Small-subunit ribosomal RNA from an uncultured bacterium, 1400 nucleotides, folded computationally.
[in-house]
RNA sequence: UUAGAGUUUGAUCCUGGCUCAGGACGAACGCUGGCGGCGUGCCUAAUACAUGCAAGUCGAGCGGAAUUGCUUUAGUGAAGCCUUCGGGCGGACCUUUAGUAAUUUAGCGGCGAACGGGUGAGUAACGCGUGGGUAACCUGCCCUAAAGAUGGGGAUAACAGCCCGAAAGGGUUGCUAAUACCUGAUGUGGUUAGAAGAAGUGCGCUUUUUCUAACUAAAGGAGAAAUCCGCUUUAGGAUGGGCCCGCGUCCCAUUAGCUAGUUGGUAGGGUAAUGGCCUACCAAGGCGACGAUGGGUAGCCGGCCUGAGAGGGUGGACGGCCACACUGGAACUGAGACACGGUCCAGACUCCUACGGGAGGCAGCAGUAGGGAAUCUUGCGCAAUGGGGGAAACCCUGACGCAGCGACGCCGCGUGAGUGAAGAAGGCCUUCGGGUCGUAAAGCUCUGUCCUCUGGGAAGAUAAUGACGGUACCAGAGGAGGAAGCCCCGGCUAACUACGUGCCAGCAGCCGCGGUAAAACGUAGGGGGCAAGCGUUGUCCGGAAUUACUGGGCGUAAAGGGUGCGUAGGCGGCCUGAUUAGUUGGAUGUGAAAGACUGUGGCUCAACCACAGGUGUGCAUUCAAAACUGUCAGGCCUGAGUACAGGAGAGGAGAGUGGAAUUCCCGGUGUAGCGGUGAAAUGCGUAGAUAUCGGGAGGAACACCAGUGGCGAAGGCGACUCUCUGGACUGUAACUGACGCUGAGGCACGAAAGCUGGGGUAGCGAACAGGAUUAGAUACCCUGGUAGUCCCAGCUGUAAACGAUGGGUACUAGGUGUGGGUGGCGACAGUCAUCCGUGCCGGAGUUAACGCGAUAAGUACCCCGCCUGGGGAGUACGGCCGCAAGGCUGAAACUCAAAGGAAUUGACGGGGGCUCACACAAGCGGUGGAGGAUGUGGCUUAAUUCGAGGCUACGCGAAGAACCUUAUCCUAGGCUUGACAUGCUGGAUGCUACUCCUGAAAGGGAAUCUAGCUGCCUUCGGGUGAAACAAGCACAGGUGCUGCAUGCCUGUCGUCAGCUCGUGUCGUGAGAUGUCAGGUUAAGUCCUUUAACGAGCGAAACCCUUGUCACUAGUUGCCAGCGAGUAAUGUCGGGGACUCUAGUGAGACUGCCUUCUGUUAAAGAGGAGGAAGGUGGGGAUGACGUCAAGUACUCAUGGCCUUUAUGCCUAGGGCUGCACACGUCCUACAAUGGCACACACAAAGGGAAGCAAAAUCGCGAGAUCAAGCAAAUCCCAAAAAAUGUGCCCCAGUUCGGAUUGUAGUCUGCAACUCGACUACAUGAAGUCGGAAUCGCUAGUAAUCGCGGGUCAGAAUACCGCGGUGAAUAUGUUCCUGAGCCUUGUACUCACCGCCCGUCA
Repeated sequence: UUAGAGUUUGAUCCUGGCUCAGGACGAACGCUGGCGGCGUGCCUAAUACAUGCAAGUCGAGCGGAAUUGCUUUAGUGAAGCCUUCGGGCGGACCUUUAGUAAUUUAGCGGCGAACGGGUGAGUAACGCGUGGGUAACCUGCCCUAAAGAUGGGGAUAACAGCCCGAAAGGGUUGCUAAUACCUGAUGUGGUUAGAAGAAGUGCGCUUUUUCUAACUAAAGGAGAAAUCCGCUUUAGGAUGGGCCCGCGUCCCAUUAGCUAGUUGGUAGGGUAAUGGCCUACCAAGGCGACGAUGGGUAGCCGGCCUGAGAGGGUGGACGGCCACACUGGAACUGAGACACGGUCCAGACUCCUACGGGAGGCAGCAGUAGGGAAUCUUGCGCAAUGGGGGAAACCCUGACGCAGCGACGCCGCGUGAGUGAAGAAGGCCUUCGGGUCGUAAAGCUCUGUCCUCUGGGAAGAUAAUGACGGUACCAGAGGAGGAAGCCCCGGCUAACUACGUGCCAGCAGCCGCGGUAAAACGUAGGGGGCAAGCGUUGUCCGGAAUUACUGGGCGUAAAGGGUGCGUAGGCGGCCUGAUUAGUUGGAUGUGAAAGACUGUGGCUCAACCACAGGUGUGCAUUCAAAACUGUCAGGCCUGAGUACAGGAGAGGAGAGUGGAAUUCCCGGUGUAGCGGUGAAAUGCGUAGAUAUCGGGAGGAACACCAGUGGCGAAGGCGACUCUCUGGACUGUAACUGACGCUGAGGCACGAAAGCUGGGGUAGCGAACAGGAUUAGAUACCCUGGUAGUCCCAGCUGUAAACGAUGGGUACUAGGUGUGGGUGGCGACAGUCAUCCGUGCCGGAGUUAACGCGAUAAGUACCCCGCCUGGGGAGUACGGCCGCAAGGCUGAAACUCAAAGGAAUUGACGGGGGCUCACACAAGCGGUGGAGGAUGUGGCUUAAUUCGAGGCUACGCGAAGAACCUUAUCCUAGGCUUGACAUGCUGGAUGCUACUCCUGAAAGGGAAUCUAGCUGCCUUCGGGUGAAACAAGCACAGGUGCUGCAUGCCUGUCGUCAGCUCGUGUCGUGAGAUGUCAGGUUAAGUCCUUUAACGAGCGAAACCCUUGUCACUAGUUGCCAGCGAGUAAUGUCGGGGACUCUAGUGAGACUGCCUUCUGUUAAAGAGGAGGAAGGUGGGGAUGACGUCAAGUACUCAUGGCCUUUAUGCCUAGGGCUGCACACGUCCUACAAUGGCACACACAAAGGGAAGCAAAAUCGCGAGAUCAAGCAAAUCCCAAAAAAUGUGCCCCAGUUCGGAUUGUAGUCUGCAACUCGACUACAUGAAGUCGGAAUCGCUAGUAAUCGCGGGUCAGAAUACCGCGGUGAAUAUGUUCCUGAGCCUUGUACUCACCGCCCGUCA
């Protein structure tokens, strides 16, 4: 000392990118802003600069000049005094001479100006960093030491005169000084040359001693002096520099070759000094894949930020180095410069000008303009520190010390503390109870940091000197007074509600929010976070193991080069010795300071600062070790190779040979077709095809053998023979002795197609033509057919060139095939062992999984190639190659939040297998055509209320709209606490009914005559306050919206056989298993097997009904026998036998049989018996779920909306409207019929506001009267088809009944809109229905009638009932739907999916 999360999917694991949480900043922007300390502040235009300041100083170097004082010379000579008034004295002031002192300083001279300060343009370099070298060098001022300073000389500024110029400035003449300059002397010394010796050494040389020769110094100033400051020469030191070298120091190879002073030598020049630094000559070198050259970018470092570290990023402030100073060039002076505030030249720009000519350089401090998102005062002071000059005083110093401005950063402090529940008011929410803001506030009691006022008042200084500064600090007083914001609250990520909005407005870092209940937008309340700040933006590191040295990968996710040979390079067997380059350890030097770390200390703390300590992973020198690597030497045989002996092979090249087949040609036979396809047509054929026989030509390819067999590096190789030739394998162990592996570049090979030239061309066959197919068909199919396919020579250099798996070596269980060898045994079947290949299965291990598994994708090592999100794109540009086509190399802008791999569950498939269903087929009857009924759409309308919409809406909600129903659907009139509920207040002189007026009614108004009501308790005082009522308040009400906020209920898949769970097991996981498999069933029904064993919901059974029998019970039902009676009838007595009724049971279970089938099973087939046989028929019963299916108009219900109306009442109308379209039905079109007459047989129901007999009347609907019946008793009630007889005679009819007219009946307040029925009359369409489509498998279809519910009345609908009563299917190819298993998938909103191209 190492943290993760979100996002690809229906879900999962993996790969992989994107995004977030952290830290930092010379920052900027938005909102906000109390104080202090310490820091920090043009990152852009190295753009241009007004103004001021930033480098001067020395008079103790020099000559002058100026001023002043004093002394002095001369002149003039005021006031004043004296006066003879003529003047005299006097001497101020002024002028002046000389001297002296002080001050000032333009010039000469000295030192400084090369420091300090700024900036980062240039620079990829010995520029910088680090470590060395200089025996190849310099160093003013400073220190130490030695020696010395003598004699001369000539100038020149200043100054003066003259001249030129607008100015800047210049010229000329004349004068003068020095610590300015020149020269002679001296020579401790030094330099050069020569000679001799010694020492050292890096062998180039260096140091040193002695001798000789030549050359070579100096300056004075101050002081009374001492002396001090200077001067000269030399040596040494210190400091500072110059030069050289090792190592390190960004990106691009789409920059691969660069170089003539270039590389070296000799000689010379130049420099302080080496050197092509320069010159001449000579040689031809030098650099480069260990990246030269070129291009781009950049000052480098200490450090700073980040990080666990390794790293990555950065170089602002501070410190070191470098470079630059308007741009470019150059030198001068000097110890030092090629010189920021010096010079010269050139250029651009700005300014002045008399137009001739001049002046300037803020990247010094302030400041201005400009640029920009953006960066400060034209401040104070030399008091401190430091620097320059000076002997010093002192002067100068925008270095520096301070102050100012900016929340730009870091640090510290404050905005109050305690107490205080009626949990105030108010806000917000609410389930209306309450909750919350919240002890928060107020109130009460306090405090005084900051603040304000007053007073004192530093350190910084050592005697003087303080800009900061009346500052820090201290004391006193005052008073809670003056001081809180910003961001966020969907997940990541701490923090939730309400309202508004309604895919709008907007948000957003990623995923994503917003389409009427938004915790995601906006606002509010509340909450979270940070806090004088908070957010946003930008940049860097981190997370990112997402470039992987630490620390990744390449079968399928991105990624193995198409293959080999081989260069450089990298790596390399066993033994011995040496060496010490790598390696390891020790020591020494260095690694500046600051920073960082640890400790201590100073500012009240901290930031900040000081001191001390330890680091500083590096480099250099040196000592030591010798295992390993390297190097050298010697040896070895196991790696590698050679030799010899064998056998195998579609290995390669060349030459030759062969047969089958296709086509073509010739001839014969032969005749009308052939060919081709799903079906055809184009095509060929009477000029003789196809077919068949014989002969011939030519080209290409080699059947069988043939095999996950063989060979080859890969591509690839297939008839036979010969020649040439490569490689591998086995055996022997004779030879060499590490000779090996890999391999960037390079070279070679490299399918098919394609290209060039020349041949060849039988078949096939791009292009092309024609025929088909089709909506089209530039395709698939067919008929033709050119390039090409073949050969020779050359080019191309790519493929899913794949095992999607680079090469080498070693190691790590087995089993079973096959090819080629060798050996042992052998009974000649074989078997054992071993080597090399080639397959399958499989263990450990590995993998995300699939899988791989000695032929590794296992375990390791060595070398090469390659990858880093998807798209853009293997594209563009550049380069190389190519005849071309094109190949190799190979980006970016922009854009997306994914793109992917493997596996899982489903769904789907014009995938497969098995199976089922009136699904088809086989049948019967319909619909679709007509008329009508009914529902729907549409249209219309004041309104035609609403809902339902493929199957699964449409005779559906509605089991029945004239009013009502009924819905504010329309018109009109009214009511407003309401038609209805509850509560509060009042409630006896009250209310209601009746009555009257108005009105269509509802309602409104009037009147109190009449009638009614006025409760309960009671101590009889009263109390309570019920009902009605009144006024008002809360509220009622809503068939208003949302079925996509919901409950309940329902439809559908589907009465299909499925849907799940517990435990266990398997899998990283989603999940799997169970539920699969083999049988079987109507069935996940049952059986067997089985990592499953069990269980649940479904299926089945249990329930109802029907079919048979028995028992029990016989009234209202029944009547066989007995009796009675009637015209007749169970009518009566009676009876329980029968039918029947309705209760209880029985019965059917594959129970029994078969030499049947089947796995000894389950089960199936057949049979017997039986009323019934394999679920006997029918019903009820509907798993997990699907369709955001239906229903807010049954009911319930969240939210929203409405409240003199979207509520309520009333009248009338509408829901019935009709060019049209659709669904479902009825009736028909007729003779299996219609009509008339006669006549037979049901079941199940209903009946009191009811069913109604009989009788009478009416043609009839019906009416009148009325018995019976709350019903096995009475009634509805006639069953109809059927049957018998008769008529009709194939026609728009004796079919069909629509429509219309007239007259009626019934119900009902009321049949106009708008009922049903009756009678008479009328008599439409329709002659069996196109495409298409529906139902039904047996008491079914079809056909016939009967009943019921609803209902006052009003069925062709609906729900039931019985009568008559078929045909066909013993099949599963197809259509539809469904179940199970399996397979593919880029689908999962699940094929009505996904998705591609074009256009907009």

Its mean pLDDT, the model's own confidence on a scale to 100, is 84.